[in-house]
Context: one part of a larger RNA
RNA sequence: GAACGAACGCUGGCGGCGUACUUAACACAUGCAAGUCGGACGAGAAAGGAGACUUCGGUCUCUGAGUAAAGUGGCGUACGGGUGCGUAACACGUAAGUAAUCUACCCCAAACUCUGGGAUAACUCUCCGAAAGGAGAGCUAAUACUAGAUAGUGUCCUCGAAGCAUAGACUGCGAGGGGAAAAUGAGCCUCUGUUUCAUGCUUGUGGUUUGGGAUGAGCUUGCGGCCCAUUAGCUUGUUGGUAGGGUAAUGGCCUACCAAGGCGACGAUGGGUAGCUGGUCUGAGAGGAUGAUCAGCCACACUGGCACUGAGAUACGGGCCAGACUCCUACGGGAGGCAGCAGUGGGGAAUUUUGCGCAAUGGGCGAAAGCCUGACGCAGUAACGCCGCGUGGAGGAUGAAAGCCUUCGGGUUGUAAACUCCUGUCAGGAGGAACGACGGUGAAAGAGUGAUAAGCUCUUUUUCCCAGACGGUACCUCCAAAGGAAGCCCCGGCUAAUUCCGUGCCAGCAGCCGCGGUAAUACGGAAGGGGCAAGCGUUGUUC
Numbered sequence: 001g002a003a004c005g006a007a008c009g010c011u012g013g014c015g016g017c018g019u020a021c022u023u024a025a026c027a028c029a030u031g032c033a034a035g036u037c038g039g040a041c042g043a044g045a046a047a048g049g050a051g052a053c054u055u056c057g058g059u060c061u062c063u064g065a066g067u068a069a070a071g072u073g074g075c076g077u078a079c080g081g082g083u084g085c086g087u088a089a090c091a092c093g094u095a096a097g098u099a100a101u102c103u104a105c106c107c108c109a110a111a112c113u114c115u116g117g118g119a120u121a122a123c124u125c126u127c128c129g130a131a132a133g134g135a136g137a138g139c140u141a142a143u144a145c146u147a148g149a150u151a152g153u154g155u156c157c158u159c160g161a162a163g164c165a166u167a168g169a170c171u172g173c174g175a176g177g178g179g180a181a182a183a184u185g186a187g188c189c190u191c192u193g194u195u196u197c198a199u200g201c202u203u204g205u206g207g208u209u210u211g212g213g214a215u216g217a218g219c220u221u222g223c224g225g226c227c228c229a230u231u232a233g234c235u236u237g238u239u240g241g242u243a244g245g246g247u248a249a250u251g252g253c254c255u256a257c258c259a260a261g262g263c264g265a266c267g268a269u270g271g272g273u274a275g276c277u278g279g280u281c282u283g284a285g286a287g288g289a290u291g292a293u294c295a296g297c298c299a300c301a302c303u304g305g306c307a308c309u310g311a312g313a314u315a316c317g318g319g320c321c322a323g324a325c326u327c328c329u330a331c332g333g334g335a336g337g338c339a340g341c342a343g344u345g346g347g348g349a350a351u352u353u354u355g356c357g358c359a360a361u362g363g364g365c366g367a368a369a370g371c372c373u374g375a376c377g378c379a380g381u382a383a384c385g386c387c388g389c390g391u392g393g394a395g396g397a398u399g400a401a402a403g404c405c406u407u408c409g410g411g412u413u414g415u416a417a418a419c420u421c422c423u424g425u426c427a428g429g430a431g432g433a434a435c436g437a438c439g440g441u442g443a444a445a446g447a448g449u450g451a452u453a454a455g456c457u458c459u460u461u462u463u464c465c466c467a468g469a470c471g472g473u474a475c476c477u478c479c480a481a482a483g484g485a486a487g488c489c490c491c492g493g494c495u496a497a498u499u500c501c502g503u504g505c506c507a508g509c510a511g512c513c514g515c516g517g518u519a520a521u522a523c524g525g526a527a528g529g530g531g532c533a534a535g536c537g538u539u540g541u542u543c
Stems, first nucleotide, its partner, number of pairs: 001543004006539005013389006019382002021347001026345003030342003035075003040072002048063006082300003092224007101217002106213008114148004123138006156177005162171002183205006192198002226272003233263003238260008275297004279290004302323005325336004353379001355378003361375001362373004392422004402413004426484001428479005436470001439466002442463001443461007487532005492513003498527005508515002
């Protein structure tokens, strides 16, 4: 000199864009943060309104409404959001390998979607419990569960031989064995069966099998990036082999047996510290330091362990066990997990609102309408940072008054003020007023696909309807008015800027040198001056 997620002191007008627990991965009151689908399924209220009857108590019917709430089932909850405890490791970065692998939803292609069965929740009844919750009996549905058929081309397993290859891949061949499915919406009567119509047909969405793609993930390897040798030896599933188990998959990953290996001064082992990277800061660069915000990867979710479900988790707002802590209890037993968004206590020098909205972007579910979304978009707080603007402009000398200094002549503050004439940024008041909105339902026309139909997709037109949190905000116009808006540090040298008074080695200053003991340009005050400026200084840290 530059920088900062800064803090402290004094001061403080406005706006834009950012940033905001660096400490206790300390404990958490309260609310919200993951649901959705009735076009998979069975069942199904109430208030209110209308009508009828009435013994005036009420009852019944329609509507509300196949709505709400709950249940079975599907998909999602493994994303998004938080934190940096652990980790010196294939965790990360980079470059490869996978002939050792998986991949829901999505896309492309081919084929199929047949015939049956038994349950169970919801519900009803009974019972236990303070509660959380649970037990028994009975009823019922499905795209829930399940048996069989079809497929043996494909695909999977075993065996046999061949080509190619050299890890189990690929190409075909032969033998044996095994394996699927689910419907639902709309329309139609051409076919089948028909009284309507659906079990039929068409079509949309699904379902099953197989191949390919895309995306995501697993595993392996080369190289790279901290400190300590005042850590020198470490290792028994240890190192390798055979066989088996396990996994989507290789492998001591695990087990049995066999061998005695494996690593290490090119730093093993041990200890300390630490999430890694793109980047960030500094620097001419080389380098050094760092890893907030944003982006990628990893790890974690009260502490430790475990698996289940699933395409995917060993799962932050799922489960089980143990532990610590907190809460409820009828003392028998139960409930909980903010390192999500706000917020509270605590710690600390120190870090914000228990706000608005799904209008936009994105995500989940759904055919869609839509619902959900503390992701996100916005607003609020804080000069915490960067940037921009303002606090007026021009004229004005009897160089006014006043302050300070003085050699008493004067000098200086100083065109500074007063005064005159202007201007109108910001703040204030009034009026107008956004962009961010693309789209969605219905209708008509056209095109594509389809079979000329229906359906689906696209385009155009029209009408109707819905849709902005921010916000009556930005912005524009008008009004009024110099009015409401300047401080902080320094002045001995380094280092730009000096005099007087007070004090008298005292009080004090100080980054270094050093000032102060009676004329202090160094302490305190004043006047003047210098620097920066809505900031200025100090402290801390890095280069």

Small-subunit ribosomal RNA, 5' domain from a metagenome, 543 nucleotides, folded computationally. It matches the Rfam family "Bacterial small subunit ribosomal RNA". Gene Ontology terms of the family: ribosome and structural constituent of ribosome. The coordinates come from a structure-prediction model, not an experiment, and the mean pLDDT is 80.